[in-house]
RNA sequence: AGGGUUUGAUCAUGGCUCAGAUUAAACGCUAGCGGCAUGCCUUACACAUGCAAGUCGAACGGCAGCGGGCUCUUCGGAGUGCCGGCGAGUGGCAAACGGGUGAGUAAUACAUCGGAACAUGCCCAGUAGUGGGGGAUAGCUCGGCGAAAGCCGAAUUAAUACCGCAUACGACCUUCGGGUGAAAGGGGGGGAUCUUCGGACCUCUCGCUAUUGGAGUGGCCGAUGCCUGAUUAGUUUGUUGGUGGGGUAACGGCCUACCAAGACUGCGAUCAGUAGCUGGUCUGAGAGGACGAUCAGCCACACUGGGACUGAGACACGGCCCAGACUCCUACGGGAGGCAGCAGUGGGGAAUCUUGGACAAUGGGCGAAAGCCUGAUCCAGCAAUGCCGCGUGUGCGAUGAAGGCUUUCGGGUUGUAAAGCACUUUUGUCAGGGAAGAAAUGGUUCGGGCCAAUACCUCGAACUUCUGACGGUACCUGAAGAAUAAGCACCGGCUAACUACGUGCCAGCAGCCGCGGUAAUACGUAGGGUGCAAGCGUUAAUCGGAAUUACUGGGCGUAAAGCGUGCGCAGGCGGUUUACUAAGACAGGUGUGAAAUCCCCGGGCUUAACCUGGGAACUGCAUCCAAAACUAACUCACUAGAGUACGAUAGAGGGAGGUAGAAUUCAUAGUGUAGCGGUGGAAUGCGUAGAUAUUAUGAAGAAUACCAGUGGCGAAGGCGGCCUCCUGGAUCUGUACUGACACUAAGGUGCGAAAGCGUGGGUAGCGAACAGGAUUAGAUACCCUGGUAGUCCACGCCGUAAACGAUGACAACUAGCUGUUGGGAGACAAUGUCUUUCAGUGGCGCAGCUAACGUUUUAAGUUGUCCGCCUGGGGAGUACGGCCGCAAGGCUAAAACUCAAAUGAAUUGACGGGGACCCGCACAAGCGGUGGAGCAUGUGGUUUAAUUCGAUGCAACGCGAAAAACCUUACCUACUCUUGACAUACUUGGAAGCUCUUGUAAUGAGAGUGUGCCUUUUGGAGCCAAGAUACAGGUGCUGCAUGGCUGUCGUCAGCUCGUGUCGUGAGAUGUUCCGUUAAGUCGGAUAACGAGCGCAACCCUUACCCUUAUUUGCCAGCGAUUCGGUCGGGAACUAUAAGGGGACUGCCGGUGAUAAACCGGAGGAAGGUGAGGACGACGUCAAGUCAUCAUGGCCCUUACGAGUAGGGCUACACACGUGCUACAAUGGGGAAUACAGACGGACGCUAAGCCGCGAGGUGGUGCUAAUCCUAUAAAGUUCUUCGUAGUCCGGAUUGGAGUCUGCAACUCGACUCCAUGAAGUCGGAAUCGCUAGUAAUCGUGGAUCAGCACGCCACGGUGAAUACGUUCCCGGGCCUUGUACACACCGCCCGUCACACCAUGGGAGUUGGUUUUACCCGAAGACGAUAUCCUAACCUUUUGGAGGGAGUCGGCCACGGUAGGGUCAGCGACUGGGGUGAAGUCGUAACAAGGUAACCGUA
Repeated sequence: AGGGUUUGAUCAUGGCUCAGAUUAAACGCUAGCGGCAUGCCUUACACAUGCAAGUCGAACGGCAGCGGGCUCUUCGGAGUGCCGGCGAGUGGCAAACGGGUGAGUAAUACAUCGGAACAUGCCCAGUAGUGGGGGAUAGCUCGGCGAAAGCCGAAUUAAUACCGCAUACGACCUUCGGGUGAAAGGGGGGGAUCUUCGGACCUCUCGCUAUUGGAGUGGCCGAUGCCUGAUUAGUUUGUUGGUGGGGUAACGGCCUACCAAGACUGCGAUCAGUAGCUGGUCUGAGAGGACGAUCAGCCACACUGGGACUGAGACACGGCCCAGACUCCUACGGGAGGCAGCAGUGGGGAAUCUUGGACAAUGGGCGAAAGCCUGAUCCAGCAAUGCCGCGUGUGCGAUGAAGGCUUUCGGGUUGUAAAGCACUUUUGUCAGGGAAGAAAUGGUUCGGGCCAAUACCUCGAACUUCUGACGGUACCUGAAGAAUAAGCACCGGCUAACUACGUGCCAGCAGCCGCGGUAAUACGUAGGGUGCAAGCGUUAAUCGGAAUUACUGGGCGUAAAGCGUGCGCAGGCGGUUUACUAAGACAGGUGUGAAAUCCCCGGGCUUAACCUGGGAACUGCAUCCAAAACUAACUCACUAGAGUACGAUAGAGGGAGGUAGAAUUCAUAGUGUAGCGGUGGAAUGCGUAGAUAUUAUGAAGAAUACCAGUGGCGAAGGCGGCCUCCUGGAUCUGUACUGACACUAAGGUGCGAAAGCGUGGGUAGCGAACAGGAUUAGAUACCCUGGUAGUCCACGCCGUAAACGAUGACAACUAGCUGUUGGGAGACAAUGUCUUUCAGUGGCGCAGCUAACGUUUUAAGUUGUCCGCCUGGGGAGUACGGCCGCAAGGCUAAAACUCAAAUGAAUUGACGGGGACCCGCACAAGCGGUGGAGCAUGUGGUUUAAUUCGAUGCAACGCGAAAAACCUUACCUACUCUUGACAUACUUGGAAGCUCUUGUAAUGAGAGUGUGCCUUUUGGAGCCAAGAUACAGGUGCUGCAUGGCUGUCGUCAGCUCGUGUCGUGAGAUGUUCCGUUAAGUCGGAUAACGAGCGCAACCCUUACCCUUAUUUGCCAGCGAUUCGGUCGGGAACUAUAAGGGGACUGCCGGUGAUAAACCGGAGGAAGGUGAGGACGACGUCAAGUCAUCAUGGCCCUUACGAGUAGGGCUACACACGUGCUACAAUGGGGAAUACAGACGGACGCUAAGCCGCGAGGUGGUGCUAAUCCUAUAAAGUUCUUCGUAGUCCGGAUUGGAGUCUGCAACUCGACUCCAUGAAGUCGGAAUCGCUAGUAAUCGUGGAUCAGCACGCCACGGUGAAUACGUUCCCGGGCCUUGUACACACCGCCCGUCACACCAUGGGAGUUGGUUUUACCCGAAGACGAUAUCCUAACCUUUUGGAGGGAGUCGGCCACGGUAGGGUCAGCGACUGGGGUGAAGUCGUAACAAGGUAACCGUA
């Protein structure tokens, strides 16, 4: 510090997610030790048991129990407070601390800083005292009641308990004269003096009283800070203030009576929700954010609610009273209790410990002290809960052992790892030693203080004694011995680390992206590896990364985001200048900011964690002083901002009234006749009752052609004939005046298109709804004919628009060029032209900015001020609530849930019922077909035991198959075999083989025949049989695991690269443009220059010529001839087959740009690629093929292998493709007759001759082929017949008879003859081929093959028509444009409906919480009243009084009750929309001109 994830890729925006740190954690697996910390976050739920607050005999009466002493004793014991002491009691102090918890509390809290009207036990210092009396009471004893808790009565008693009196330096009150108010004694010691022998007295000490001051503590007040919600906007009646009174320690509406009507609030009152606050903790670079366990400070609470008492202090955790809930005891009458103290129990929960030891230390209470008490505390125990440290060994050790895993079978890896050898001993075990935490107290001695005192008491020093829970402590030493000690997670990317097997969209994984559908580095296991390590992972949570709430530090044209637009209060901000103040800001000082924590420097534990000393820091608050530049307050001025007046100017600015012409419609009248109108085409409609058309006149309403313009005006919405009236604003020039009056603007308020609403008018045209006609599968639409609201006017509402420049307002600054509107100034050659300036409005453009597009003085640049708004997509601008509205609805405005994206700009493609250009038998122009018939053949379907398998738009369907009767054959049935029909290896034996019989055959059985070849004589080669095991075998699966081969776009002209340049980038450029071409062919231009694969050429065939060669071919000339190139001969010609030549836009003219090239011509056998073939760029289609072959993986192994026979692949209601033959006269039949090319032939082609009507038979000549054969070419030509008919066309089908091949023609061959003579008379929609030796037509040959050809491949013969042209259909190329597509239009995608699930709104109601109003009730309690009763201290005239208590009454008040509200939550029949879901239904709304451009508002 960043990474992953939206896309085909890119940049941006933007969310989600990861890596880090942390935790009072929990869970899973695992676990050696120690140190230091930490340990109910949930039910402030309920609690058994024990302990957690006592102490003082030096305050008191005393003596229950214990020990001692003494006395008595019947030896059982009894008595005696005499001593140590002490239960219970009186009294004092403490119990208000310490300890726990965080329910409540948003301020009676807390934090920081201040303040004044207070209190204060114990402590310190000071002052003054401590005199003299009195009456009770508990205990104890006696009696009584009760189960108990406990209570009552009588008698008696003490005090530092209680009450008076006296005194009063201070103190308090005061009318300033005065008045009021205290006390307590205890203990130690003692020389004089006195004594009733108790003591007085003196002294010390502890107490006590009054008071002053202090310290510390507490109470009160103020300022500032302190969570969320405005879908909480108004709250308040003791409320705000005053006066009197009361009350308090104290101020105060704290309380009360009266008076006034205030007080708080947009700087957020009130209400609601949540929450103890802080020092700090975690994180972060910081600023911040989150948290508030342990430690420390404060607060609040103590079963729930209320209340007071005591006291210095409480409205009191281990006190009291009352009410309530709960639990326990009970004799049913009554009682008892409060772990949020320490342990512990139950419950809750994912989850949190021992019913431990000790007061040794620290601290606290009491005490004079010793001491006692102390679950505070110190320790120990449990828990890897965290942090820190240590260890589980170290060195050597290669044959790289075994085993595991893997493998290409060679090896690799685990791995120096182990074993083995040598060494060490931390930890653990055993044994021994062994600190510190302890200072005090007590005792003795000495010295000081006090004192009359060498007592006492006290302080200091020395010596001495005692005190350790932890503790078997830490630590040290010794012994033995590698001995006692390693796991967890991960290994697709992010993210370090890979293989095998299993599984097969299953099981499962997953933080995000995403893995898994038979070769998973992603699941599970194993081996290996990586990371951390006594831990490792997971989950939860916080911060970070996230600049993703942006103060530091973001944005708003198009990504989310500028209010539709003005005015304007508050608020914010504000020109130049003088003086002054010192609020802000700045500088210095002071106080404070507790300690701990963090940081720095040291110190102590072996180190560290941890502990500790010092410092710094605590960024804050308060206060003092100084300065006066800036901001601010106040103030003297100014004119540059702003405004006013005067003078001009332009304008669809607004309002009102009037008026004009054109058009439309209607009405009347005329002319006139059959149509008009409307559309893509029609129809509805109008019209013979006279339309449309045309002429005239009239009426009505609405809107204002031309001018007219990125022209003008207005804040925006918006404004358009002309005239008049009223009226707002703007601009320009110059002068004068005011003197900052300015800018912005939350709330507020005005205006605000269209649609819509209300009332009343108006209504020509247009025109939602509606009706009809069309279109359509449908058409509630688009189109047409009508047509109501509405559109218009007046008044009143509504308040929204894609209200847009998708760009808030104001101000300043920052290159230019150019057009235009309205002013001004200047110059000149002056009815204009130029220059310049202000105010508008446009275009282009530099710098800059921007993600890019773009913007650019009219900023989206650079700055300032103010306002508004945004924070992923959906849910949703929705629900609920509130406000507004007559309504429609508007404004404000969520959440649950769900997704990992949604989005912007630009790029490359693809696509478009977008555009431009070009090409192709693509269309057109032609010729001939298919589709109709019959048959052949293939396919689908169906059937079947099987009808084997594959191929399926073009690019499957006379295709694989260039030959299914058996075989082929893969299918079915039946019968058989199991190392196998086939291969390699081993052993044994043998020849092998042939013939015959049986069996349908295989297999088998039987019989016969036969003993081979080579040899170095050991054996060997090949063959057969048997045996055993490795293995064979598979046309079984996967063409979506593959190789190879092939099809297709397409013989289309394209596809790319290097360097350079441009762009943030994907990419672009080059390859675009202008010409040209069959061509990215070539030329020119050009930020490109070059290059590669394609094109072309090179290759083959063919067309012309030449050279060479001359048999089997040829024959011009010569000769012979049986008249046949037959022979001699010839080498000219044809031909054959080798090599050359030839054609290149080379030449001429024109066009073009002087180019490339094109057009025409000449010559030439051939002319612009001469014709044809082979040749197929980058790639596309997961195209085809595992059944040609090869091959990974999987599967079968007495079968999915192998053999045999028979059957099937040939089935047949049907549908389709491809062909053949026809439908006839350009023909059929008959007769005669002419001319090819190429191929094939020894298991072959076969001649002549003869036989048969014929298929064919017979025959056996030639040929291993330029020699012989197949082999008659046919159409053609000549003659003849038929005469338009189901025919002398057509030949299917069927019957009969045959031929050939072959073991075998039944299923199921071909052919021949005789007979039969079906459909069919040129073929609907639709569709195919072909541009020249082509189509059409005619025959011939070949492969396969025993036989079987209408198919396929090849060959020649005859031999056309047409192409104007590129509008349209199809396909393709290039450029451009739009795009929401990228699996790329066979794309994407919207809504209803149906089904399932989820959350949510409404909902008759119902249940509960909380709060409030009114009223009722009214415990305890304090306060007030009291005429009833009782009453020790004081007073008294002895009667009473003062005072007190009880009782009663009153107001206040907790709980409770009744009635009514507010608010929140749960449930709720039914219901609304929303979200999600594999393939559902209906349509096709959007994205391309998306097929009616889309979208916004409204009905």
Source information: A computed fold for a 1499-nucleotide RNA from an uncultured bacterium, annotated as small-subunit ribosomal RNA. Model confidence (mean pLDDT): 84 of 100.